[in-house]
Context: one part of a larger RNA
RNA sequence: UGACGGGGGCCCGCACAAGCGGUGGAGCAUGUGGUUUAAUUCGAUGCAACGCGAAGAACCUUACCAGGGCUUGACAUGCCACUUUUUCUCUUGAAAAAGAGAAGUUAAUUGGUGGACACAGGUGGUGCAUGGCUGUCGUCAGCUCGUGUCGUGAGAUGUUGGGUUAAGUCCCGCAACGAGCGCAACCCUUGUUUUUAGUUGCCUUUUAUGUAAACUAGAAAGACUGCCGGUGAUAAGCCGGAGGAAGGUGAGGAUGACGUCAAGUCAGCAUGCCCCUUACGCCCUGGGCGACACACGUGCUACAAUGGCCGGGACAAUGAGAUGCAACCCUGCGAAGGCAAGCCAACCUCAAAAACCCGGUCUCAGUUCGGAUUGCAGGCUGCAACUCGCCUGCAUGAAGUCGGAAUCGCUAGUAAUCUCCGAUCACCCAUACGGCGCUGAAUACGUUCCCGGGCCUUGUACA
Numbered sequence: 001u002g003a004c005g006g007g008g009g010c011c012c013g014c015a016c017a018a019g020c021g022g023u024g025g026a027g028c029a030u031g032u033g034g035u036u037u038a039a040u041u042c043g044a045u046g047c048a049a050c051g052c053g054a055a056g057a058a059c060c061u062u063a064c065c066a067g068g069g070c071u072u073g074a075c076a077u078g079c080c081a082c083u084u085u086u087u088c089u090c091u092u093g094a095a096a097a098a099g100a101g102a103a104g105u106u107a108a109u110u111g112g113u114g115g116a117c118a119c120a121g122g123u124g125g126u127g128c129a130u131g132g133c134u135g136u137c138g139u140c141a142g143c144u145c146g147u148g149u150c151g152u153g154a155g156a157u158g159u160u161g162g163g164u165u166a167a168g169u170c171c172c173g174c175a176a177c178g179a180g181c182g183c184a185a186c187c188c189u190u191g192u193u194u195u196u197a198g199u200u201g202c203c204u205u206u207u208a209u210g211u212a213a214a215c216u217a218g219a220a221a222g223a224c225u226g227c228c229g230g231u232g233a234u235a236a237g238c239c240g241g242a243g244g245a246a247g248g249u250g251a252g253g254a255u256g257a258c259g260u261c262a263a264g265u266c267a268g269c270a271u272g273c274c275c276c277u278u279a280c281g282c283c284c285u286g287g288g289c290g291a292c293a294c295a296c297g298u299g300c301u302a303c304a305a306u307g308g309c310c311g312g313g314a315c316a317a318u319g320a321g322a323u324g325c326a327a328c329c330c331u332g333c334g335a336a337g338g339c340a341a342g343c344c345a346a347c348c349u350c351a352a353a354a355a356c357c358c359g360g361u362c363u364c365a366g367u368u369c370g371g372a373u374u375g376c377a378g379g380c381u382g383c384a385a386c387u388c389g390c391c392u393g394c395a396u397g398a399a400g401u402c403g404g405a406a407u408c409g410c411u412a413g414u415a416a417u418c419u420c421c422g423a424u425c426a427c428c429c430a431u432a433c434g435g436c437g438c439u440g441a442a443u444a445c446g447u448u449c450c451c452g453g454g455c456c457u458u459g460u461a462c463a
Base pairs, nucleotide, nucleotide: 001463002462003460004459005458007457008456009455010454011453012452013451015447016446019410020409021408022407023406026301027300028299029298030297031296032295033294034292035291042053043052064287065286066285067284068283069282070281073119077118078117079115080114081113082112083111086103087102088101089100090099091098092097121276122275124274125273126272130270131269132265133264134263135261137259142181143180144179145178146177147176148157149156150155161172162171163170187253188252189251190250192221193220194219195218196217197216198215201211202210224247227241228240229239230238231237290429303403307362308361309360310359311358312357313356319350320349321348324343325342329338330337331336369400374395375394376393377392378391379390380389416439418437420435421434422433
C1' cells in the first nucleotide's frame, strides 16, 4: 500500500421486510449429469454451465459409428500432354463409383481429362503460446496522471474533512493547483402542442370533390429547480406549491472507466508451436446425435365455477410476403384440396385477435375438470416420415384435488393475465428465442437481520 475480520461508523441495491405471482409435488416439452451403446460427435460446469453455442439434427446439416470406395485428392496455385466440355440410355452397385452405347458438332474457353512433383487438406492437440470477440463484478462510482509539497524509502497528499447527490454530482474548507478515463449531457424511441406535406391513408358522396379531426413523416417549440414560499451556511441542495401534456435524471433504450476471474471461445474466424499425410484427409449408403433404472435445471399444461362447453357480438399493435402471401367461390366434419382475383404492398394477402361482453348449459364430482397415453382412419412437406416429422377426425381417457425442506421474479402501464407477429425454415418436434399490443393490480412501517456493493476508520503472525 492492499486484502481480510462472526471490528466500528455512514450509505446504497426487489438485499431483507410489506405484497402479488410462481418453482420444488403431477403429466409432458427441452437442456444437463449418469448409465448404456458400434456411435450415442464436440464444447459450456457456483453466482457468470444446464430451452447455452443450436435463428430449425429424417437425408443434408454432421464434426460420431459401421460398411463400401479415392490417394495431387472435394478445394487453391504452378508445369507438361491430350481434349468438345454437354445430353440421354443400358449393365453392375445400397450409393459413391466403374464400364458400354447413342445423340450432338456450337457459343465461351478462366473449361474437361490424364501424368509427375511442389503441395493441398485436418471441426486433430494446446483458450495455460495468442489475436479478435464475449461473460462477470457493474451502469457499481470509481480508476489515474502532470507539476508542487511531505517522507531516507515503499509511498502519501490531491481523491481526506463539513454538507449534498442517482453519481469523485455539486458547494464550502484544506499544501495543494490543475488535468484525463469514467458520471452527466450530446444519440434513438416514447408522452404534449404548433407548423409543412398529403397518396395507396381519412371523410363524404358512390366516383371526382374535400383533406377539419385522426393517421403518416419531416421541421420546430417545450422542462431549466426557470417562478413562489419554507429550510439550509448568505452555498450546493432539500421540502411544499403554482402553472403545465410532462417536474426535479419525465419513462425506456443504446452507451460498460482502470482492472479482476491464466473466466469462456483454437468448433465462427484468424493464428504460433506440435501432430496426421493410401490417412487424424476426401466421397458415399445406412445408423447415431432422438438410447433410459435414475438425478438435477429451465419451461408448458393443469388440478377447475373469478371455471368448462355451445351460440351470438366488439376492440389492437409490431411485423412478413415473388421458388412468395394468397382473398372470394366450390368440395370435405376437419387437417386440407380444387379453381383463381389482387398484391414487389399505408393499396392486396397472411388476418380469426384472444382474454372481454350478452344468452344458454353444467352444480362440486376425478366431473361436461384435466388432457397424458394408446388404437384406427386420413391430410401435408419432402427422393424418402421404420428408427425419427407436423397436422386432422373418431375412439381411449392416465397422473393430478394447489404441492415437504427449500427457493425464484417483480416497485407501474410494472407484476399477473390474454392473444398476435417475426427470424431460422421444404416440412418441423417452437411449450424455445426476439418483439408487439389488449386488460391491468397489491405493497414498501422501516434498515435490526440475510446477500452483494461503495466511502472512512481500526486490528492483523496474510501478500
RNAcentral holds the full RNA, with entries from Greengenes. Small-subunit ribosomal RNA, 3' major domain from an uncultured organism, 463 nucleotides, folded computationally. It matches the Rfam family "Bacterial small subunit ribosomal RNA". The coordinates come from a structure-prediction model, not an experiment, and the mean pLDDT is 84.